[in-house]
This is a predicted structure of a 349-nucleotide part of an RNA (small-subunit ribosomal RNA, central domain) from Allium sativum.
The full RNA is in RNAcentral, with records from SILVA.
Its Rfam family is "Bacterial small subunit ribosomal RNA".
The source organism's lineage runs through Eukaryota, Streptophyta, Embryophyta, Spermatophyta and Allium.
Context: one part of a larger RNA
RNA sequence: UUGGGAUAAAGUGUCUGUAGGUGGCUUUUCAAGUCCGCCGUCAAAUCCCAGGACUCAACCCUGGACAGGCAGUGGAAACUACCAAGCUGGAGUACGACAGGGGCUGAGGGAAUUUCCGGUAGAGUGGUGAAAUGCGUAGAGAUCGGGAAGAACACCAACGACUAAAGCACUCUGCUAGGCCGACACUGACACUGAGAGAUGAAAGCUAGGGUAGCAAAUGGGAUUAGAUACCCUAGUAGUCCUAGCCGUAAACGACGGAUACUAGGCACUGCGCAUAUCGACCCGUGCAGUGCUGUAGCUAAUGCGUUAAGUAUCCCGCCUACGGAGUACGUUCGAAAGAAUGAAACUC
Numbered sequence: 001u002u003g004g005g006a007u008a009a010a011g012u013g014u015c016u017g018u019a020g021g022u023g024g025c026u027u028u029u030c031a032a033g034u035c036c037g038c039c040g041u042c043a044a045a046u047c048c049c050a051g052g053a054c055u056c057a058a059c060c061c062u063g064g065a066c067a068g069g070c071a072g073u074g075g076a077a078a079c080u081a082c083c084a085a086g087c088u089g090g091a092g093u094a095c096g097a098c099a100g101g102g103g104c105u106g107a108g109g110g111a112a113u114u115u116c117c118g119g120u121a122g123a124g125u126g127g128u129g130a131a132a133u134g135c136g137u138a139g140a141g142a143u144c145g146g147g148a149a150g151a152a153c154a155c156c157a158a159c160g161a162c163u164a165a166a167g168c169a170c171u172c173u174g175c176u177a178g179g180c181c182g183a184c185a186c187u188g189a190c191a192c193u194g195a196g197a198g199a200u201g202a203a204a205g206c207u208a209g210g211g212u213a214g215c216a217a218a219u220g221g222g223a224u225u226a227g228a229u230a231c232c233c234u235a236g237u238a239g240u241c242c243u244a245g246c247c248g249u250a251a252a253c254g255a256c257g258g259a260u261a262c263u264a265g266g267c268a269c270u271g272c273g274c275a276u277a278u279c280g281a282c283c284c285g286u287g288c289a290g291u292g293c294u295g296u297a298g299c300u301a302a303u304g305c306g307u308u309a310a311g312u313a314u315c316c317c318g319c320c321u322a323c324g325g326a327g328u329a330c331g332u333u334c335g336a337a338a339g340a341a342u343g344a345a346a347c348u349c
Base pairs, nucleotide, nucleotide: 003320004319006303007302011317013200014199015198016197020193021192022191024087025086026085027084032080033079034076035075036074037073038072040070041069042068048064049063050062051061052060090190091187092186093185095182096181098179102176103175104174106172107171108170109153113149114148115147116146117145118144119143120142124135125134162167205246206245207244208243209242210241214240215239219235220234221233222232257316258315259314260313261312262311265294266293267292268291269290270289271288272287273286274285298305299304324347331342332341333340334339
């Protein structure tokens, strides 16, 4: 003999993966790490111990030694590393089923909205707290029939499913990725994490070309008000949509990094299996995997977490260190830009 990170500062938005770090079981080699013995050295002085001498002490003199470092040498072989051989439990491949809004692509559909054309009808309509702007006898609103366009997909729908995350839902085709379960055939540690790196990444924004029904920053008008650059109303452009690129950020949240193992139960749902049952199923029971609720031990400052841990342990990465200044300045990298990433100090308390 070593603090933290759900909410106090602090988990990268997410994944793949290089270097590195860490790593299952059995036997063998070797002796680098490790352990034991011996030896050398680490100037003197100092410190420590035992004596001595100045009357004592400090000071001084003599002798001895610990501890630790480094090198050499002799040994040990449990553990780590190395060598060689094997194993199957981790991991993976193959096989057989299954579930799913996973992804890409191409077709098709109906309701609604707006608008256009035509018919009926004839004075309002719309909107609000109340109004007004607006629309309307050049025939609106209402209603019926027909056409067009764009965007989004009611019910099913769930506390439900899938995906690494962002995310994903009308229906169907084609292509394609991942997962769970079963049996246990094959490989034989091939694993975990992951600095750099790469990929992906809502919305908004940007570039070029299309598209534009509804909604709607900006903007015009009407109200409200002391004012009203707002809330409310009426209009309405970017945008929202598509294609090809860019941007690379979010309260990107479970505010909880990943992996493995262990540690009471109860209830519910989803997928697969077994068993039972049945004409066939469902139910009940049970094994995995997932999604939730409640809760024991334990943890926590408390709230709460609690086999999906914030418990008990190990490994690896990223991060924090008083408030403000400040995620600012400067520099660098990226970007067409907007900006993003990295990221201080003076000063202040």